Context: one part of a larger RNA
Molecule: small-subunit ribosomal RNA, 5' domain
Organism: uncultured bacterium
RNA sequence: CGACGAACGUUGACGGCGUGCUUAACACAUGCAAGUCACGGGGGCCCGCAAUGGGCAACCGGCGAACGGGUGCGUAACACGUGAGCGACCUGCUGAUUCGCGGGGGAUAGCCGGCCCAACGGCCGGGUAAUACCGCAUACGCUCUUUGGCUCGCAUGAGCUGGAGAGGAAACCUCCGGGGCGGAUCGAGGGGCUCGCGGCCUAUCAGCUAGUUGGUGCGGUCAUGGCGCACCAAGGCGACGACGGGUAGCUGGUCUGAGAGGAUGGCCAGCCACAUUGGGACUGAGAGACGGCCCAGACUCCUACGGGAGGCAGCAGUGGGGAAUCUUGCGCAAUGGCCGAAAGGCUGACGCAGCGACGCCGCGUGUGGGAUGACGCUUUUCGGAGUGUAAACCACUGUUGCCCGGGACGAACAGCCUCUUUCAGGGGGCCUGACGGUACCGGGUGAGGAAGCACCGGCUAACUCCGUGCCAGCAGCCGCGGUAAUACGGAGGGUGCGAGCGUUGUCC
Numbered sequence: 001c002g003a004c005g006a007a008c009g010u011u012g013a014c015g016g017c018g019u020g021c022u023u024a025a026c027a028c029a030u031g032c033a034a035g036u037c038a039c040g041g042g043g044g045c046c047c048g049c050a051a052u053g054g055g056c057a058a059c060c061g062g063c064g065a066a067c068g069g070g071u072g073c074g075u076a077a078c079a080c081g082u083g084a085g086c087g088a089c090c091u092g093c094u095g096a097u098u099c100g101c102g103g104g105g106g107a108u109a110g111c112c113g114g115c116c117c118a119a120c121g122g123c124c125g126g127g128u129a130a131u132a133c134c135g136c137a138u139a140c141g142c143u144c145u146u147u148g149g150c151u152c153g154c155a156u157g158a159g160c161u162g163g164a165g166a167g168g169a170a171a172c173c174u175c176c177g178g179g180g181c182g183g184a185u186c187g188a189g190g191g192g193c194u195c196g197c198g199g200c201c202u203a204u205c206a207g208c209u210a211g212u213u214g215g216u217g218c219g220g221u222c223a224u225g226g227c228g229c230a231c232c233a234a235g236g237c238g239a240c241g242a243c244g245g246g247u248a249g250c251u252g253g254u255c256u257g258a259g260a261g262g263a264u265g266g267c268c269a270g271c272c273a274c275a276u277u278g279g280g281a282c283u284g285a286g287a288g289a290c291g292g293c294c295c296a297g298a299c300u301c302c303u304a305c306g307g308g309a310g311g312c313a314g315c316a317g318u319g320g321g322g323a324a325u326c327u328u329g330c331g332c333a334a335u336g337g338c339c340g341a342a343a344g345g346c347u348g349a350c351g352c353a354g355c356g357a358c359g360c361c362g363c364g365u366g367u368g369g370g371a372u373g374a375c376g377c378u379u380u381u382c383g384g385a386g387u388g389u390a391a392a393c394c395a396c397u398g399u400u401g402c403c404c405g406g407g408a409c410g411a412a413c414a415g416c417c418u419c420u421u422u423c424a425g426g427g428g429g430c431c432u433g434a435c436g437g438u439a440c441c442g443g444g445u446g447a448g449g450a451a452g453c454a455c456c457g458g459c460u461a462a463c464u465c466c467g468u469g470c471c472a473g474c475a476g477c478c479g480c481g482g483u484a485a486u487a488c489g490g491a492g493g494g495u496g497c498g499a500g501c502g503u504u505g506u507c508c
Stems, first nucleotide, its partner, number of pairs: 002507003006504005014362005019356002021321001026319003030316003035063003040060002044056004070274003080198007089191003094187008102136001104134002111126006142167010172179002200246003207237003212234008249271004253264004276297005299310004327353001329352003335349001336347004366396004376387004400449001401445006410435001415430006452497005457478003463492005473480002
């Protein structure tokens, strides 16, 4: 010099795009952040004379809640990056192909009746349905056992094709258009596991290790494996740094630098880890689960003292800590997600708006003319010089501001109407905007509303006067100040940058 998620001092017109708890992974009031389906089911309530009419919503049931959003505690590790491997694996929804949806059973919420409780909630009896649950039938290229053949190959549990035995499915609704369910094979996308290589400090850590290293067997898992267990052997790692200690999420990237390199990992994107602390499993295609469950601890709250409730490292917001970091806003119009046949519902994801010169960029605060040159101020050798075309004054302009008028793109859909039709297709029309009466466009007004900060001894662009008198003070380094200080304080003038300017911190 450059850079920053900055802070502090001072000043402050506007806009666009970004960005904003780096500290206490401290504690949290309040609201919202994950629901949806009535085309699975029975019942209840409301409107209705009734309807295979409409509505409400509790319960059973299905799907989702494992995504999305947050944080960086832990982690030096196959956590991450990169490149391979799985002849050792899984996969809801989705795409393709193919086959099937036969016949039974027993319950239980809701409901009705009764009871207990401060609350949270719970108990007993009766009775009811299903796409809830359980048998049976059927069955394929499925699974298991057993027994042949062929092909490829990488040591293996590979692929294709036979025989025998055993086992395993389903769910129906319908407005008749459709929707849904089960088995099998392949794909896509997602995930799991293994390995090579790569990336911190410390030797004032030198030896470490008993499930330790390997084998056999069994268990366990979707799957390999000391992953677990029994037995057997005595191995395994290490100056190419094991083990220990410290620190730390990793990466794409970012900053700097000619590069090599050094530093760094905030926002955005990928992966990982965590969800008050520790532990545990359940459900499920998927979690060992932030807004699920259980146990223990700490903390907070309620209590009728018997017992209960809670978890913002989601979005806002509060207290606290701190040099320091925002609104308890609007909307689902768009993009995306979940549910639904759809209409649609939900969505603090997201889209927007608000606050902060925190950063970058843009723009303005006027333009031209105007004196041997006003006033004031400063200085002076008292003649003058500087401020200075600066002002006044004259002529203009209209960015921006203010006022008035017009006024978007983002909107395509879905749905409805209609035409066409190779009918899960295409064309046309209608409908849908939080931002927002915003951006933008036109007109009017009128120089009117809009400049500061640091520095001026050398480095380093910029000099005089007064005050002070080793005092008060300055200072990045050298150094200034003890009576003429360009170095302190003020003034005039100047230099630099400019809605900023300086200081501090950190990195190169």